[in-house]
Formats: sequence, C1' cells, structure tokens
RNA sequence: ACCUUAUCCAGAGCAGCGGAGGGACCGGCCCCAUGAAGCUGCGGCAACCUGCCCGGCGGGAGACGCCAGGGUAAGGUGCCAAAUCCGGCGGAGAAGUUCGCAAAGAUGAGGG
Repeated sequence: ACCUUAUCCAGAGCAGCGGAGGGACCGGCCCCAUGAAGCUGCGGCAACCUGCCCGGCGGGAGACGCCAGGGUAAGGUGCCAAAUCCGGCGGAGAAGUUCGCAAAGAUGAGGG
C1' cells in the first nucleotide's frame, strides 16, 4: 500500500516568517492582499488509545485480572471557516426543506 472496525450537524486561534493560493475530488458554492498554502512558537478543543481516580464483576484478599460504566486530561494521535461546505440513490413536501441508505474521504484503534 492494503484489510477490519468505530466516529464524523458539537467544540476550539492568535503571533512571527512567508507571499498566492486554499477548501481530498470533474462540478457547484465558498474562503483568501483586511494576506492563501507551508513552516515555527504559543494557546485551545475533543476524549479514539495509554496512564491515573471512582465504580462494577471475578477472587479468601486493600495482591491480581476483567468491563459495552463514570471521571480526569499526564502521555500518544487528531483537530481548531462553512455538517465531512454541498454532491449519488430512494421516500415525504407546492417549495424552502426534511428523512433513510450508499459511495468517496478524514481521524482513531487493531491487523498487515
């Protein structure tokens, strides 16, 4: 690379460098010289994994083990415009819109 699986309508940005792009993707729509990408510093969000605390279960036990419970936020990732910006298929509706399912993508964990 690829496979499995969970989640994706919530949340969280300033500064310095940098100079024209960016939002994965034909398209739409949007962001951007009142400064894009990228890099750096600091800050923050969240709670997937680890740790820690509480709880439950097993156990003779305050050893130890397990958990689809609650918490914390120290460590590992991730993230900090718009629902994953919209998108395909099907249903409802006069319409704005809305409901369900998929594809693709992203992130975590496990495998490889």
Molecule: SAM riboswitch aptamer (S box leader)